[in-house]
RNA sequence: GUGGGCGUGGCGCAGUGGUAGCGCAGCGGUUUGUGGUACCGUUGGUCGCGGGUUCGAAUCCCGUCGCUCACC
Repeated sequence: GUGGGCGUGGCGCAGUGGUAGCGCAGCGGUUUGUGGUACCGUUGGUCGCGGGUUCGAAUCCCGUCGCUCACC
């Protein structure tokens, strides 16, 4: 340089056009002599960034940035 994959809460991931979810972690509560476990509740995300299409975009299109793989 060319081509592909990935980017979504603190972390790991799901979500292939119609209110953005799960697990872990965090916080509160119940339980316990204390802690842990278990159970219940709860906080936290302009979906990497910019633009376009659409009534409606995390999702489709274009550009761009980062990581990664292959080839040269």
This is a predicted structure of a 72-nucleotide RNA (transfer RNA) from a Candidatus Kerfeldbacteria bacterium. NCBI's taxonomy places the organism under Bacteria, Bacteria candidate phyla, Candidatus Kerfeldiibacteriota. Its Rfam family is "tRNA". About the family: Transfer RNA (tRNA) molecules are approximately 80 nucleotides in length.